[in-house]
């Protein structure tokens, strides 16, 4: 240099056919308890990687770029 796969909450990850952004675990806060855990509600937390296109409408489709990992290739 080609070429596939990845990138969604603090951390690990779902999202069928483009039309509602979500789970555990973690945080908080209230129940429980003498108190702590464990355990029941409940809450906060998202530029969906960045930009731009296309289209009523995009996390999903196209395109450049950023970052991360395989494979190939080049290797005086």
């Nucleotide at each position: 240099g080609c070429u596939c796969c990845c990138g969604u909450a603090g951390c690990u990850c779902a999202a069928u056919c483009a039309g509602g952004a979500g789970a555990g675990c973690g945080c908080c806060a209230g129940c429980c308890u003498g108190a702590c855990g464990u355990g029941c509600u409940g809450g906060a937390g998202g530029u969906c990687g960045g930009a731009g296109g296309u289209g009523c409408g995009a996390u999903c489709c196209c395109u450049c770029c950023c970052g991360g990992g395989g494979g190939c290739a080049c290797c005086a």
Model confidence (mean pLDDT): 82 of 100. Predicted 3D model of a 76-nucleotide RNA (transfer RNA) from a Planctomycetota bacterium. Its Rfam family is "tRNA".